[in-house]
Context: one part of a larger RNA
RNA sequence: UGAUGUUGAAGGAACUCGGCAAAAUGCACCCGUAACUUCGGGAUAAGGGUGGCCUGCUCUGGGCAACCAGAUGCAGGUAGCAUUAAAUAGGGGGUAGCGACUGUUUAUUAAAAACAUAGGGCUCUGCGAAGUGGUAACACGACGUAUAGGGUCCGACGCCUGCCCGGUGCUGGAAGGUUAAGAGGAGUUGUGCAAGCAGCGAAUUGAAGCCCCAGUAAACGGCGGCCGUAACUAUAACGGUCCUAAGGUAGCGAAAUUCCUUGUCGGGUAAGUUCCGACCUGCACGAAUGGCGUAACGACUUCCCCGCUGUCUCCAACAUCAACUCA
Numbered sequence: 001u002g003a004u005g006u007u008g009a010a011g012g013a014a015c016u017c018g019g020c021a022a023a024a025u026g027c028a029c030c031c032g033u034a035a036c037u038u039c040g041g042g043a044u045a046a047g048g049g050u051g052g053c054c055u056g057c058u059c060u061g062g063g064c065a066a067c068c069a070g071a072u073g074c075a076g077g078u079a080g081c082a083u084u085a086a087a088u089a090g091g092g093g094g095u096a097g098c099g100a101c102u103g104u105u106u107a108u109u110a111a112a113a114a115c116a117u118a119g120g121g122c123u124c125u126g127c128g129a130a131g132u133g134g135u136a137a138c139a140c141g142a143c144g145u146a147u148a149g150g151g152u153c154c155g156a157c158g159c160c161u162g163c164c165c166g167g168u169g170c171u172g173g174a175a176g177g178u179u180a181a182g183a184g185g186a187g188u189u190g191u192g193c194a195a196g197c198a199g200c201g202a203a204u205u206g207a208a209g210c211c212c213c214a215g216u217a218a219a220c221g222g223c224g225g226c227c228g229u230a231a232c233u234a235u236a237a238c239g240g241u242c243c244u245a246a247g248g249u250a251g252c253g254a255a256a257u258u259c260c261u262u263g264u265c266g267g268g269u270a271a272g273u274u275c276c277g278a279c280c281u282g283c284a285c286g287a288a289u290g291g292c293g294u295a296a297c298g299a300c301u302u303c304c305c306c307g308c309u310g311u312c313u314c315c316a317a318c319a320u321c322a323a324c325u326c327a
Stems, first nucleotide, its partner, number of pairs: 001322008010313002014311001019308001027051005036041001038156001052078006058071005079083001091306004096301002098298002103115002119154007131140003157293004162223003167220002169216005176211003182205002187200005224242005251285001252282001263279005
């Protein structure tokens, strides 16, 4: 000096990105427990009290008995600073975000708000099913049969899920346009004396697809601008105009989304770029790429409070081990 432990005056998070680490809590019984709630929970909520040993007594269960096991046990006494005397054994509360939950994951830097999930929707599939593997036979699907199976999106529950089919996709459409091989063969070329043989070839005909016409958004996706207007001012319920397939509804909103921004106001602090509640000027929220809530749950994330402490003010001592010096 380091490592691992133990202890510490006064203060008690002033430390720090952050209470990281440590301390504290811890068991049993008795009392007592809030908001909220899906009425199950929340809850060991929180917060109090008691606990050793000795003597006596009461009661319960079992047993023929000896006795064993107990009780909200009761009363009295007694030692200590301290009695779940050692060891093992929750710190607690409030607020907000995200995800409903238990679960799963980056074997070896990420355990999470990511994945999954019950549940909801759309879509395909009538059985030699669709789909998948295989050149095929064949196999899985399934010794199943639409309350089944495949694909895809959302993700408990509650309240809901608005407008747009112009583009892309998908589905449907006995017409029409375009259109391959093929069919067709007017004509025409080569050659031959010729019959012929061999080519080229117009019209016409000719499937799907595409064009075209519809439907479809819990399909991919999208969801405006400018100007004026009310008897203070300001603002604009109202009007005009341009464009669009349609111009963002409910709800939420400086948000895990807000650039300007430490927005403004309120709360909390002596002092708050974080936090909570509002406002709405949403750079650039928004409804199953789900919207907004939500009890319970979380080694998740944020802020605050109580307790507690060597995290700190500010370091010190002790024990053991190493380093180091000497042998």
About this RNA: Large-subunit ribosomal RNA, domain IV from a marine metagenome, 327 nucleotides, folded computationally. Rfam family: Bacterial large subunit ribosomal RNA. The coordinates come from a structure-prediction model, not an experiment, and the mean pLDDT is 88. The full RNA is in RNAcentral, with records from SILVA.